[in-house]
RNA sequence: AUGCAACCGAACGGGAGCCCGGAUGGGCUGAGAGGAAGUCGCGAACUUCGACCGUCAACUUGAUGCGGGUAAUGCCGCCGUAAGGAAACGGGUUGUUUCGCCGC
Numbered sequence: 001a002u003g004c005a006a007c008c009g010a011a012c013g014g015g016a017g018c019c020c021g022g023a024u025g026g027g028c029u030g031a032g033a034g035g036a037a038g039u040c041g042c043g044a045a046c047u048u049c050g051a052c053c054g055u056c057a058a059c060u061u062g063a064u065g066c067g068g069g070u071a072a073u074g075c076c077g078c079c080g081u082a083a084g085g086a087a088a089c090g091g092g093u094u095g096u097u098u099c100g101c102c103g104c
Base pairs, nucleotide, nucleotide: 001098003096004095005094006093007092008090009089011055012054013053014052017028018027019026020025035049036048037047038046039045059084060083061082065078066077067076068075
């Protein structure tokens, strides 16, 4: 000098389900199941920020699909090498590959 990997940062993308006579609480899965502010049509509907995840494929669709299981669910599997899907930037740290140079 160069390629790669991990971490870091930036930018961008993404979801927020099910159940409990009690709901400013609790249970299930999960990385995350709404932490803060605002708006309205008062519904997590929308906007901004935060947490988390993804850009190594997160997430969405098909889907009111199929099979299994559960108190229930987008819980698990299939579908799925499906269709769509952001970006692939910086070069700070560490490790390593290859090449070159210098010294012994």
Molecule: TPP riboswitch aptamer (THI element)
Organism: Bifidobacterium biavatii DSM 23969